[in-house]
RNA sequence: GCCGGCUUAGCUCAGUUGGCAGAGCGCUGGUAUAGUAAACCAGAUGUCACAAGUUCAAGUCUUGUAGCCGGCACCA
Numbered sequence: 001g002c003c004g005g006c007u008u009a010g011c012u013c014a015g016u017u018g019g020c021a022g023a024g025c026g027c028u029g030g031u032a033u034a035g036u037a038a039a040c041c042a043g044a045u046g047u048c049a050c051a052a053g054u055u056c057a058a059g060u061c062u063u064g065u066a067g068c069c070g071g072c073a074c075c076a
Base pairs, nucleotide, nucleotide: 001072002071003070004069005068006067007066010025011024012023013022019056027043028042029041030040031039049065050064051063052062053061
C1' cells in the first nucleotide's frame, strides 16, 4: 500500500424488513437481617466511533475519515 471484518450504556454483547435504542453483569436507592452477603423490588446512565449523503424517517442504506483485528503485498 491492497482486501476483509469490527466500532451500540462503566464492561461483555444483542438489535429482524429503515419506523419508540435493549439484555446480562456492574452501579445507585429500597425491602429484608442484630449486621453483612445472597435474594427480591425500583431506578439512573447512550454524540449508536466521527463527518457528510439518500430518505417523511437512518444504529440499520451509501461515501469519506479515524481506531482496532486478521489476511496479502513491499522491504533494493